[in-house]
This is a predicted structure of a 542-nucleotide part of an RNA (small-subunit ribosomal RNA, 5' domain) from a metagenome. The prediction has a mean pLDDT of 85. The RNAcentral record of the full RNA draws on SILVA.
Context: one part of a larger RNA
RNA sequence: GGACGAACGCUGGCGGUGUGCUUCAUACAUGCAAGUCGAACGAGAAAGUCCCCUUCGGGGGGCGAGUACAGUGGCGAACGGGUGCGUAACACGUGAGUAAUCUGCCUCAAAGCUGGGGAUAACCUUCCUAACGGAGGGCUAAUACCGGAUGUGUUUACCGGGUGGCAUCGCCUGGUGAAUAAAGAUGGCGCGCUGAGCGCUAUCACUUUGAGAUGAGCUCGCGGCCUAUUAGCUUGUUGGUGGGGUAAUGGCCUACCAAGGCAACGAUGGGUAGCCGGCCUGAGAGGGUGACCGGCCACAUUGGGACUGAGAUACGGCCCAGACUCCUACGGGAGGCAGCAGUAGGGAAUAUUGCGCAAUGGGCGAAAGCCUGACGCAGCAACACCGUGUGAGCGAUGAAGGCCUUCGGGUCGUAAAGCUCUGUCAGGUGGGAAGAAACCCGGUUGGUGGAGAAUGCCAACCGGCUGACGGUACCACCAGAGGAAGCUCCGGCUAACUCCGUGCCAGCAGCCGCGGUAAUACGGAGGGAGCAAGCGUUGUUC
Numbered sequence: 001g002g003a004c005g006a007a008c009g010c011u012g013g014c015g016g017u018g019u020g021c022u023u024c025a026u027a028c029a030u031g032c033a034a035g036u037c038g039a040a041c042g043a044g045a046a047a048g049u050c051c052c053c054u055u056c057g058g059g060g061g062g063c064g065a066g067u068a069c070a071g072u073g074g075c076g077a078a079c080g081g082g083u084g085c086g087u088a089a090c091a092c093g094u095g096a097g098u099a100a101u102c103u104g105c106c107u108c109a110a111a112g113c114u115g116g117g118g119a120u121a122a123c124c125u126u127c128c129u130a131a132c133g134g135a136g137g138g139c140u141a142a143u144a145c146c147g148g149a150u151g152u153g154u155u156u157a158c159c160g161g162g163u164g165g166c167a168u169c170g171c172c173u174g175g176u177g178a179a180u181a182a183a184g185a186u187g188g189c190g191c192g193c194u195g196a197g198c199g200c201u202a203u204c205a206c207u208u209u210g211a212g213a214u215g216a217g218c219u220c221g222c223g224g225c226c227u228a229u230u231a232g233c234u235u236g237u238u239g240g241u242g243g244g245g246u247a248a249u250g251g252c253c254u255a256c257c258a259a260g261g262c263a264a265c266g267a268u269g270g271g272u273a274g275c276c277g278g279c280c281u282g283a284g285a286g287g288g289u290g291a292c293c294g295g296c297c298a299c300a301u302u303g304g305g306a307c308u309g310a311g312a313u314a315c316g317g318c319c320c321a322g323a324c325u326c327c328u329a330c331g332g333g334a335g336g337c338a339g340c341a342g343u344a345g346g347g348a349a350u351a352u353u354g355c356g357c358a359a360u361g362g363g364c365g366a367a368a369g370c371c372u373g374a375c376g377c378a379g380c381a382a383c384a385c386c387g388u389g390u391g392a393g394c395g396a397u398g399a400a401g402g403c404c405u406u407c408g409g410g411u412c413g414u415a416a417a418g419c420u421c422u423g424u425c426a427g428g429u430g431g432g433a434a435g436a437a438a439c440c441c442g443g444u445u446g447g448u449g450g451a452g453a454a455u456g457c458c459a460a461c462c463g464g465c466u467g468a469c470g471g472u473a474c475c476a477c478c479a480g481a482g483g484a485a486g487c488u489c490c491g492g493c494u495a496a497c498u499c500c501g502u503g504c505c506a507g508c509a510g511c512c513g514c515g516g517u518a519a520u521a522c523g524g525a526g527g528g529a530g531c532a533a534g535c536g537u538u539g540u541u542c
Base pairs, nucleotide, nucleotide: 001542002541003540004539006538007537008536009535010534013388014387015386016385017384018383019381020380021346026344027343028342030341031340032339035075036074037073040072041071048063049062050061051060052059053058082299083298084297092223093222094221095220096219097218098217101216102215106212107211108210109209110208111207112206114148116146117145123138124137125136126135127134128133153180154179155178156177157176158175159174160173161172162171163170164169184204185203186202187201188200189199190198191197225271226270227269232262233261234260237259238258239257240256241255242254243253244252274296275295276294277293278289279288280287281286301322302321303320304319305318324335325334326333327332352378354377355376356375360374361372362371363370364369391421392420393419394418401412402411403410404409425483427478428477429476430475431474435469440464441463442462443461444460445459446458447457448456486531487530488529489528490527491512492511493510497526498525499524500523501522507514508513
């Protein structure tokens, strides 16, 4: 000199863009943060309102509404969001490998979607319980579940053919046997008795398979902390064979066999730590660092475990144990903010229990749409950076006053006053965006599809719908210099000097050092220097 997620002191006009618990991975009141689909399925209210009847108590029917709440089923909940405890490890980075692998949704391609069955929740009912909840009986549906059929294919056994690789082997292909699928929904047209239903068709879904894309698993080379005041470590340990297990290799597990394996090129132990792109600094080499943003990893009260699933560290899933908190009728139950806000505590220190799904993105849905504390915005904070203002010109009787003085004067100082202007920002009045064109709806045209049509599908054009921020940005006008400057320093380093007070006292201080009666070094004043909505101090780092 630079930098900062900073803090502290004094001071503080406005705007833009960012950033904001670095400490206790401490404990959490309250609200919200993951749902959605009625075009998979069976059921199905009430309030209210209208009509009718009425013995005026009420009763019945329609609408509300096939709506709400709940249930079966599907998809999602493994993403998104948080934190850095653990981890010195193939965790990360980088480069390879997988002849050792999986991959829901999506895209392309091939083939299919046949015929049956038995349940069960919801609901009704009986009972237990303070509650959470639970037990028995009865009814019913499906794209839920279970057999049968077919088998383009796929898997597998056997018999061949071709081809590739360093290789255990891989790839392509022919024959035979065995095993192995599925689910419908909505719309349109036609038939039928305007019915039940049947046929055709479009779209979406469903089944099997191949390829791709995406995402993951696993393996290896190399690379990046300290410590030898840690020198030996290891028995599933190192290797082999058989078996098991996994999507998959492998002591991953197991039985047997062999006795190996690692280590001063630092094993083992101990300490510390998430890693990286980056960020800061530096001419560079290097040093420091890993907040924000992005990639990977790990974790979700502590420890352990599996289930479901294409996929699980399963934060807002399950089970067990521990600690803690809450409820209890004492029998037993409930809970997990390292999600967004917020509270207490800790601390030098870090924000609102805000608005909105309008945009972007995500989940579900055919769609309308619903959900989304992701996100977009607003609020708070000079925490950082950037921009901008606090006025401009003229103005010497060099006014008054302060300070200094050699008492002549000098200086603050064109500074003020005064005169003439300007109008940024703040204030007031009025106008007022972009961010929003997609989806969807309506229309037109063209194409596609279908035996023919229609619904449909695709494309283009026209029109319509939608804004939290916000009456915000921005623009015009109004008024009037009005509302807007401080902080540190002045002995040398280091830009800037005099007077008074004090008298080794009180004090200053980054280093050298000042102060004991003339202190440019302490305190005050005047003056000056430097930065400026900031200025200093402290801390850390180059």